Source information:
A computed fold for a 73-nucleotide RNA from a Bacillota bacterium, annotated as transfer RNA. It was read from a public genome assembly. Its mean pLDDT, the model's own confidence on a scale to 100, is 82. The source organism's lineage runs through Bacteria, Bacillati and Bacillota.
[in-house]
């Protein structure tokens, strides 16, 4: 140089006919407690790695560019 994989919430990951952005823990606030754990209830938090294209619509499809991971050279 090349070929495959990967990038979604603070962390771990879901997301197949292209049309609701989501879970679990974490995190606040409330209630349970003499106080703590615990538990239950609400809640906040996202440019879906960046830029362009297709299309009424894009995380989801195409294309280039970053960035970790693997193979090959």
């Nucleotide at each position: 140089g090349g070929g495959c994989g990967c990038a979604u919430a603070g962390c771990u990951c879901a997301g197949u006919u292209g049309g609701g952005a989501g879970a679990g823990c974490a995190c606040u606030u409330g209630g349970u407690u003499c106080g703590c754990a615990u538990u239950c209830a609400a809640g906040a938090g996202g440019c879906c790695g960046g830029g362009g294209g297709u299309u009424c619509g894009a995380a989801u499809c195409c294309c280039c560019c970053u960035g970790c991971g693997u193979c090959c050279a």